The RNA shown here (Bacterial RNase P class A) has 378 nucleotides and comes from a Spirochaetales bacterium. The sequence is in RNAcentral, with records from ENA. NCBI's taxonomy places the organism under Bacteria, Pseudomonadati, Spirochaetota, Spirochaetia, Spirochaetales. The coordinates come from a structure-prediction model, not an experiment, and the mean pLDDT is 76. A source record names the gene rnpB. It matches the Rfam family "Bacterial RNase P class A". It is annotated as a ribozyme.
RNA sequence: CAGGCAGACUGGACCAUCGCUGAGUUUGGCUCGACUUCGGGUCACGCGCAGAGGAAAGUCCGGGCUCCGGAGAACAUGACGCCGGCUAACGACCGGGCGCCGUAAGGCGACAGACAGGGCCACAGAAAACAAACCGCCUGGAGGAAACUCUUGGUAAGGGUGAAAAGGUGGUGUAAGAGACCACCGCGGGCGUAGCAAUGCGGCCGGCAGGGCAAACCUCGUCAGGAGCAAAAUCAAGCAGCAACGGAAUGGUUCGUUCAACGUUGCGGGUCGAUUGCCUUCGAAAGAACCCGCAAGGGUACUUCGAGACAGAUGAUGGUUGGUCUUUUGGGGACUUCCCGAUCGAUACAGAACCCGGCUUAUAGGUCUGCCUGUUUU
Numbered sequence: 001c002a003g004g005c006a007g008a009c010u011g012g013a014c015c016a017u018c019g020c021u022g023a024g025u026u027u028g029g030c031u032c033g034a035c036u037u038c039g040g041g042u043c044a045c046g047c048g049c050a051g052a053g054g055a056a057a058g059u060c061c062g063g064g065c066u067c068c069g070g071a072g073a074a075c076a077u078g079a080c081g082c083c084g085g086c087u088a089a090c091g092a093c094c095g096g097g098c099g100c101c102g103u104a105a106g107g108c109g110a111c112a113g114a115c116a117g118g119g120c121c122a123c124a125g126a127a128a129a130c131a132a133a134c135c136g137c138c139u140g141g142a143g144g145a146a147a148c149u150c151u152u153g154g155u156a157a158g159g160g161u162g163a164a165a166a167g168g169u170g171g172u173g174u175a176a177g178a179g180a181c182c183a184c185c186g187c188g189g190g191c192g193u194a195g196c197a198a199u200g201c202g203g204c205c206g207g208c209a210g211g212g213c214a215a216a217c218c219u220c221g222u223c224a225g226g227a228g229c230a231a232a233a234u235c236a237a238g239c240a241g242c243a244a245c246g247g248a249a250u251g252g253u254u255c256g257u258u259c260a261a262c263g264u265u266g267c268g269g270g271u272c273g274a275u276u277g278c279c280u281u282c283g284a285a286a287g288a289a290c291c292c293g294c295a296a297g298g299g300u301a302c303u304u305c306g307a308g309a310c311a312g313a314u315g316a317u318g319g320u321u322g323g324u325c326u327u328u329u330g331g332g333g334a335c336u337u338c339c340c341g342a343u344c345g346a347u348a349c350a351g352a353a354c355c356c357g358g359c360u361u362a363u364a365g366g367u368c369u370g371c372c373u374g375u376u377u378u
Stems, first nucleotide, its partner, number of pairs: 001374010012321007020051003024047002027044007053349001057360002060358005065228004077224005082096004097111001098109004112219002117217001119213003134159002136155003140151004167185006186208001187206003191202004232276004241267006247259004283305001285304003289300004323347003328342005
C1' cells in the first nucleotide's frame, strides 16, 4: 500500500419567531374547608427549567411487580439438549471441548437417542437394507478355422447409477478375487495418563458391528401453575335495591295495620369519573475510579437522579453552517486516479406509554481500535 476479519463509538451544530407537554413559581379569577387570615383545588397569563432511541420497533425469550389458583404428584402442551461458569433469571451471555468452512485473523453448528417402536429414502440404478449382480474379471463345458457365441459355477477388485451402495490406502495372496491375511488410518472394548468436566494423548485387545433421516412421529433428560398495568388497589356522582323516619290510606282520636307514588337520612355493592400503581432519591439505576476474574461478571467507596401523557407533548417555519455523496462547471497538477473553489440537490431507520436483562429485525453516512494475508522497501 492492497485485500480481509473482529469489536467499539457516533447518528450533525447554532440562532430567531410561533406552538406543545411536565413539574416549579409570580399575579389574577372561580371554588371548598376552617373562620378573617390561612390552607387546598382548578383556570388564565407571565417567568425561568426539563423534554425520545440505538433500536423507543417486533413482542421472540427471561425476570421484577399485581391478581387468581394451589396438599403433593402426574398427564397434556411448549421451549431447550457437549462441558464448566456468570446471573434476579434465561433458551441470553462468557470461557472451554468437538465437528465443518476459511491460507489466516476468524466464522457457523437443536452438538441426546436410529438394537424401544412405527415410518420415509423422489429420479436414476441390478440392488436403497436382515443385501444385490447390469457392464466386467476368472474357471469348467459345448460350438466355431478364428474372432467370438451359448452355458455351469466363482467373485465384488474395476466401470456404471445415485445425495447415499456393507470400512479407506498400500501390500501379500489367488484361476480371478475378497479383512482371506498383514501394516497404517478408521471403528469397538478395556487400561494408563492430563483435565473440575466435556474431552485429549499413549499403549493393549478384537478382523470388525452393518446405510441415512428425529428444528419428521417418537423415546430420554431439563425447565415452565395461569393471566397480565386494559394487572390491581382506594375514593365515589347518577340509576336501581334495602332499612328507618316523615308522609299517605284506614279512623272521631291514639295505638295498631297497610303502602303505588313523594321527601329526608343511612347502608352495602358499584357505573360515569377521580386518585394511586407511574416514572424510580434506594434502585438487578447511570457514570467514571480502584480491587478480583482470561472473560461474562463481582466487590468497595464517590458523584448524579435525567421525559412521562391518557387521545396521548417532544413540533413547524426561516436563516447560518459542518461532514459525505451527486449534477453542472472554473482552476491547478506528477493528467482516467488527485488537489483547491463555485453551484443545483440529497442526507437514514424510525418515535416512549408499568419497568428492567437479552435476542432479532431496520438503519444514509462517519470515526476509532486490535488482528490476519499478500506485495515492496529497510